[in-house]
Context: one part of a larger RNA
RNA sequence: UGCAGGAUGCUGGCGCAAGGUUCCCAAACGGCCCGUCUAGAAACACGGACCAAGGAGUCUAACAUGUAUGCGAGUCGGUGGGUGGCAAACCCAUAGGCGCAGUGAAAGCGAGCGGAGAGAUUCUUGCAUCUUCGACCGACCAUGAUCUUCUGUGAAAGGUUUGAGUAUGAGCAUGUAUGUUGGGACCCGAAAGAUGGUGAACUAUGCCUGAGCAGGGCGAAGCCGGCGGAAACGCCGGUGGAGGCUCGUAGGAAUACUGACGUGCAAAUCGUUUCUCGGACUUGGGUAUAGGGGCGAAAGACUAAUCGAACUAUCUAGUAGCUGGUUUCCUCCGAAGUUUCCCUCAGGAUAGCUGGAGCUCGUUCAGUUUUAUCGGGUAAAGCGAAUGAUUAGAGGCCUCGGGGAUGUAACAUCCUCGACCUAUUCUCAAACUUUAAAUAGGUAAGAUGCCGCAGUUGCUUAACUGAACUGCGGCGCGGAAUGUGAGCUCUAUGUGGGCCAUUUUUGGUAAGCAGAACUGGCGAUGCGGGAUGAACCGAAAGCCGGGUUAAAGUGCCUCACUGUGCGCUAACCUAGAUCCCACAAAGGGUGUUGAUUGAUAUAGACAGCAGGACGGUGGUCAUGGAAGUCGAAAUCCGCUAAGGAGUGUGUAACAACUCACCUGCCGAAUCAAUUAGCCCCGAAAAUGGAUGGCGCUUAAGCGCGCGACUUAGACCCGGCCAUUAGGGCAAAUGCGAGGCCCUAAUGAGUAGGAGGACGUGGGGGUCGUAGUGCAGUCCUGGGCGCGAGCCCGGAUCAAACGGCCCCUAGUGCAGAUCUUGGU
Numbered sequence: 001u002g003c004a005g006g007a008u009g010c011u012g013g014c015g016c017a018a019g020g021u022u023c024c025c026a027a028a029c030g031g032c033c034c035g036u037c038u039a040g041a042a043a044c045a046c047g048g049a050c051c052a053a054g055g056a057g058u059c060u061a062a063c064a065u066g067u068a069u070g071c072g073a074g075u076c077g078g079u080g081g082g083u084g085g086c087a088a089a090c091c092c093a094u095a096g097g098c099g100c101a102g103u104g105a106a107a108g109c110g111a112g113c114g115g116a117g118a119g120a121u122u123c124u125u126g127c128a129u130c131u132u133c134g135a136c137c138g139a140c141c142a143u144g145a146u147c148u149u150c151u152g153u154g155a156a157a158g159g160u161u162u163g164a165g166u167a168u169g170a171g172c173a174u175g176u177a178u179g180u181u182g183g184g185a186c187c188c189g190a191a192a193g194a195u196g197g198u199g200a201a202c203u204a205u206g207c208c209u210g211a212g213c214a215g216g217g218c219g220a221a222g223c224c225g226g227c228g229g230a231a232a233c234g235c236c237g238g239u240g241g242a243g244g245c246u247c248g249u250a251g252g253a254a255u256a257c258u259g260a261c262g263u264g265c266a267a268a269u270c271g272u273u274u275c276u277c278g279g280a281c282u283u284g285g286g287u288a289u290a291g292g293g294g295c296g297a298a299a300g301a302c303u304a305a306u307c308g309a310a311c312u313a314u315c316u317a318g319u320a321g322c323u324g325g326u327u328u329c330c331u332c333c334g335a336a337g338u339u340u341c342c343c344u345c346a347g348g349a350u351a352g353c354u355g356g357a358g359c360u361c362g363u364u365c366a367g368u369u370u371u372a373u374c375g376g377g378u379a380a381a382g383c384g385a386a387u388g389a390u391u392a393g394a395g396g397c398c399u400c401g402g403g404g405a406u407g408u409a410a411c412a413u414c415c416u417c418g419a420c421c422u423a424u425u426c427u428c429a430a431a432c433u434u435u436a437a438a439u440a441g442g443u444a445a446g447a448u449g450c451c452g453c454a455g456u457u458g459c460u461u462a463a464c465u466g467a468a469c470u471g472c473g474g475c476g477c478g479g480a481a482u483g484u485g486a487g488c489u490c491u492a493u494g495u496g497g498g499c500c501a502u503u504u505u506u507g508g509u510a511a512g513c514a515g516a517a518c519u520g521g522c523g524a525u526g527c528g529g530g531a532u533g534a535a536c537c538g539a540a541a542g543c544c545g546g547g548u549u550a551a552a553g554u555g556c557c558u559c560a561c562u563g564u565g566c567g568c569u570a571a572c573c574u575a576g577a578u579c580c581c582a583c584a585a586a587g588g589g590u591g592u593u594g595a596u597u598g599a600u601a602u603a604g605a606c607a608g609c610a611g612g613a614c615g616g617u618g619g620u621c622a623u624g625g626a627a628g629u630c631g632a633a634a635u636c637c638g639c640u641a642a643g644g645a646g647u648g649u650g651u652a653a654c655a656a657c658u659c660a661c662c663u664g665c666c667g668a669a670u671c672a673a674u675u676a677g678c679c680c681c682g683a684a685a686a687u688g689g690a691u692g693g694c695g696c697u698u699a700a701g702c703g704c705g706c707g708a709c710u711u712a713g714a715c716c717c718g719g720c721c722a723u724u725a726g727g728g729c730a731a732a733u734g735c736g737a738g739g740c741c742c743u744a745a746u747g748a749g750u751a752g753g754a755g756g757a758c759g760u761g762g763g764g765g766u767c768g769u770a771g772u773g774c775a776g777u778c779c780u781g782g783g784c785g786c787g788a789g790c791c792c793g794g795a796u797c798a799a800a801c802g803g804c805c806c807c808u809a810g811u812g813c814a815g816a817u818c819u820u821g822g823u
Stems, first nucleotide, its partner, number of pairs: 033048004049823006057326001059183013074098003078094005102109002114133005135166002137163003140159002147152001186325002189322001193315006204289009213279001215247003218243001222239007251276003256272002259270002291307001293303002328757006338351001340349003352495002354492008365483002368481002370445005380435001381433002387429003392424001394422003399419008449475009459466001498522004503517005527538003542720007552710003555694003561707001563706006576696001587681003591678010608665005614638003620632002644659001648657002721747009758812001760809010776796004781792004
């Protein structure tokens, strides 16, 4: 001197008797039902009437990692023995496991003090560890001196090959936590499968032996009589009593009422109606056929209320990538729906994201900027540049094609249509491009650097030239900004259905459609606003107090100005009113307000009223006709102030009227086109209806300003709690670090991880309570703890119970269409 904080002083705001807890009453404001699967649940998705008790990650083996303890080149009680106070404890011997040597398919062979850098500073030593080079051992490849029985031995020196090796060892055992796998393996749950039995009292069918079946009708054969006939035979009248014949009872069956009943009389019944009723009839008893089997006038019917494969016991706690459920508290961190592979798509493994345990270090590092430099071919642009597409005329005539004229014809002439050529013009390209961004991406911004000298080399050079490497010496300080502690290892969970928004983008007519990219959100998240609301706007959260704001608002509902200034808007189909967002278009309007451009006007415009609006001429053609006005071409002259070879009405054709044009009266601004605000039309749907409602009109609407005010858990300040990090500390008197003191920052959270606690049963140790009343139960009594919970008091009751330190577990319920009981 700068910055930050504090004290005193001065000053403003709030407060100055409260605060905590329990219950009851009242009021205001807010407030949808839990659990669950899900991207998303208050859901018209599922489970859930209420209460009590029971009810789901366990035990074991192996392995991996962490951690604790013991011993340690070893370690460990397996067996046997000794001793002993005899299932213990102690000692000895000896196997075995793992470790102490690896490598190779195997035969087999078989490892020792190396160098550099970082590791460290105040001195010395340079540890562990990491990086890198070399050496050694085994395998593989290649080489082969010596010796030699001729087959082997294999020294020295090798290789960009390879090993789960060596290089002065670290293991073993036990406990514990987490994880994986096998076991019922967190709990409940199939449809199935297998083995062995039990059933034909129901029912299906066969056989044996029994039983049963009114009264009528029709009237076969045979027989008798009469008649006819030559006869064969026929006819008539009787008699007779056949029949899977008929009406109908018992019996058997079961058509209709779709009757009754339908917590029934009944897990198939009752009534009326109906079918059959001398046979393929009904029925008793006996007997036979049995489960992939029977039996079946065949319906997959029946086989004991069970049949497209009975019942029963066992395998069996079968399996389920599927559904449902899964029990106390607090603190810290905190996801994923993506990659690759899979008979993979309702699932796994793998990487990613995440937790935990740490370890090694001390300046590196970065979702940032700057500077330097590099690559690119997207947006844009371009097409009188290449490629491709493409509109229009113009000029040209060499060549080619079509048509035509002259011509016998001609590569003769001329006309014409194209192709073609030339200079232009219009419009385009994801798979075109000369040009060419923004954003994004890579690299660098130093000590492992820079400079100088010397040396080595079989590389390189014309060359001691260069390159690489080695040695010595020098320089020096972090060689842009900003921010910031970095790096590494081990281990494990969940996830592997995603969804939304701005922007870019593919398919699609489109979609609250399907598929991608960047970023941010929701999922996993509350709060203020958008009336309502997963995702929009604001802003992320410990418990309180004060102050200030954001988004959004300020007529009333409803906290806050019926504030202020300037414009616009009149809207009977009910004007309009705030992101997402709950719609409206093309096109119109002489509604109104601005703007632009061009005209007219005191030489009198525009509008209004009035006068004129003529002649050549009934122009020419055409026509039945055409005289300004059906139509075609042309569109002059004269006189005028002015009057079209005519703007409409009109006639068969004329006529008549009118307009353009000129003039008089009048006396000051007028006309056209275009454009933009608000408003209007365009604008039709089914319950009555929604700027959120009321309502609002010089707004409480729309546009542009200004000021004030309202309020979130955001921001600021203060207090408290917890967590994390940093710092300090108990000499002289006991205990203490698992403690005490100080400072700063932070605080959301599903799946999930970690840490620390509470409660229950049993066991060990220790200390206790209890008839002067244990445990339990009740309390509309008190206290402690963030909480799970705990303590005290009172009532009741009558015999056991508790604190602390350890061990142990059948240890905590709201849900499972959970189980049992009760209401």